[in-house]
Context: one part of a larger RNA
RNA sequence: ACCUGCGAGUUACGGUAUGCAGCGAGGUUAAGGAAUAGAAGUUCCGGAGCCGGAGGGAAACCGAGUCUGAUAAGGGCGAAUAGUUGCAUGUCGUAGACCCGAAGCCAAGGUGAUCUUAUCAUGGGCAGGUUGAAGGCUGGGUAAAACCAGUUGGAGGACCGAACAGUAAUCUGUUAAAAAAGGUAGUGAUGACCUGUGAUAAGGAGUGAAAGGCUAAACAAACCUGGAAAUAGCUGGCUCUCCCCGAAAUGCCUUUAGGGACAGCCUCAUACAAAACUUGCGGAGGUAAAGCACUGGAUGAUUGCGGGGGUGUCAAAGCCUACCAAAAUCAAUCAAACUCUGAAUGCCGUAAGUCAACGUAUGGGAGUGAGACUGUGUGCGCCAAGGUUCAUAGUCAAAAGGGAAACAGCCCAAACCGUCAGCUAAGGUCCCGAAAUAAUGCUAAGUGUUAAAUGAAGUCUGGAUGCACAGACAGCCAGGAGGUUGGCUUAGAAGCAGCCAUUCCUUAAAAGAGUGCGUAACAGCUCACUGGUCGAGCAUCUGGGCGCAGACAAUGUAACGGGGCUAAGCAUUAUACCGAAGCUACGGAUCUUAUACAUAGGUAUAAGGUGGUAGGGGAGCAUACCGUCAACUGAAGAAGGAAUAUCCGUGAGGAGUUCUGGAGGAAACGGUAGAGAGAAUGCAGGC
Repeated sequence: ACCUGCGAGUUACGGUAUGCAGCGAGGUUAAGGAAUAGAAGUUCCGGAGCCGGAGGGAAACCGAGUCUGAUAAGGGCGAAUAGUUGCAUGUCGUAGACCCGAAGCCAAGGUGAUCUUAUCAUGGGCAGGUUGAAGGCUGGGUAAAACCAGUUGGAGGACCGAACAGUAAUCUGUUAAAAAAGGUAGUGAUGACCUGUGAUAAGGAGUGAAAGGCUAAACAAACCUGGAAAUAGCUGGCUCUCCCCGAAAUGCCUUUAGGGACAGCCUCAUACAAAACUUGCGGAGGUAAAGCACUGGAUGAUUGCGGGGGUGUCAAAGCCUACCAAAAUCAAUCAAACUCUGAAUGCCGUAAGUCAACGUAUGGGAGUGAGACUGUGUGCGCCAAGGUUCAUAGUCAAAAGGGAAACAGCCCAAACCGUCAGCUAAGGUCCCGAAAUAAUGCUAAGUGUUAAAUGAAGUCUGGAUGCACAGACAGCCAGGAGGUUGGCUUAGAAGCAGCCAUUCCUUAAAAGAGUGCGUAACAGCUCACUGGUCGAGCAUCUGGGCGCAGACAAUGUAACGGGGCUAAGCAUUAUACCGAAGCUACGGAUCUUAUACAUAGGUAUAAGGUGGUAGGGGAGCAUACCGUCAACUGAAGAAGGAAUAUCCGUGAGGAGUUCUGGAGGAAACGGUAGAGAGAAUGCAGGC
């Protein structure tokens, strides 16, 4: 792990609601007693008591009224009758109260010092080597001492180092050889040393060279037993079937935030009669937008209070000002906490129409009160987040099916069951893989099949302006001159360092007092400009379509799902087809409503419904035992076991048949429950 068995809303007493039954302005007995057949029980007594039949007031008290009150007012609570007892079921309360699960707390209960801590008593142990204190003796020395030397001596929490004790390092071990060890190195080793045996001290207590250490592999309060089924707003688990409906993740309060109370939303019953949508009409409103009339912000211009700076012999007046600038005017703007304006929606009311059980109230039972994403409108954040807080709609949650390669929250669409029938949605139609053709354009980048600012004679298609057969644009041929080296400056300055200039005049088809290169300066090359050649469009600006660059990531193409595609890409059309559990067709089941017939709960028809978590409601199946029950069944084989492509039932299940088994066991209608297992790191056994 598996298999088998066991394993969780029970019982008592109260409250409340519903159902059924009895009696009914009444209902009902309790303890106890009697009878019976010994008991269980049954029947009969037993009216104590309880509930109801009258309320109001704090009360006195009054009473279908009463209280308040000065009141004969007003108002509050009442009255104009239905209860009560039993049984069953739902639920609540008190009890362990659905089951298992703490860490803990307490005990005027106990057991422990064979581990370990400390102490006491009595024993034991410490190879070998080294050092050489005091003291003594001898000699020297002194007046005597002191003192010096030698020798002797054998001190020490002395030294080195085994046993023994212990351990700050490191390696191994870590499902170990070991629930603390082994290896290597290192420490103490005559001492506050080590050790045997016996004894003493204990649970808020001991002991502690003190680490909250140790007190029997466990100690910030041991272990055992008891209070005890402690408590657990927490986690896990909670056992057969079918049918009907079906949520919430919000508001407010909460020592409250993963829990509750009330409301909201679900369900069931009863009563009543509304609800929703569309259109018309009538309303309230200050959002989006817009605007600048108010309140404020911000920009430019004009005018300019005031100020700064300068000047004024100091000062003042005055004057100047490429400085700052109030207020006003003009222009053009911005605003959640601005509004002279002002929608669409939404909301309220009302009338008509449509739809069809959606509404309201009272009562029984809940669950929920962690929400998620997507679109839209705001706040916070970085106009970040699969972020966060609201509003609004949808989906998921609790929803399967088709599409999006795969993909809770996106798109289409709501699965009662069956069918080898049809039509469609989203999305698709070259192959994987069901289904496609035609037309007109665009794209050349495999763009399609990721991305920005920005950049570019990519390409298609519009618009504007100018030039052009009196010859444009580009290329080629030729000219591109003279006054003059313009003047100034300069060493020089000659078109071309720099400055100046109405930069002029002449010859001309045209030629600048010069567009660039160049020289020290000239020279030289070239351009503007002109002619010729050529022969038809050219140049500039701008809108749109599709492309290009910008473009760098980690195992392997890897940014169409793949193959592959120049359409099988993109845009615009047309007509087909495929495509779902959608819709239709046919058959069947069930529920609701209505109608008809029956009324003993049924039958028929019509219309509509039948996804579903938490949860509410309804109807059933099975198990054990009991009653009716001596009557059915069983050795011609019960229960139980194994098997079954048999039959019945929507299903839980029920029959049949075969084998086994070897003695009891059913049906029907009722009753009572130790009444259904796959999960609880469940419990026990087997393997």
A computed fold for a 687-nucleotide part of an RNA from a Spirochaetia bacterium, annotated as large-subunit ribosomal RNA, domain II.
It matches the Rfam family "Bacterial large subunit ribosomal RNA". Its family is annotated with structural constituent of ribosome and ribosome in the Gene Ontology.
Taxonomically the source falls in Spirochaetia (Bacteria, Pseudomonadati, Spirochaetota).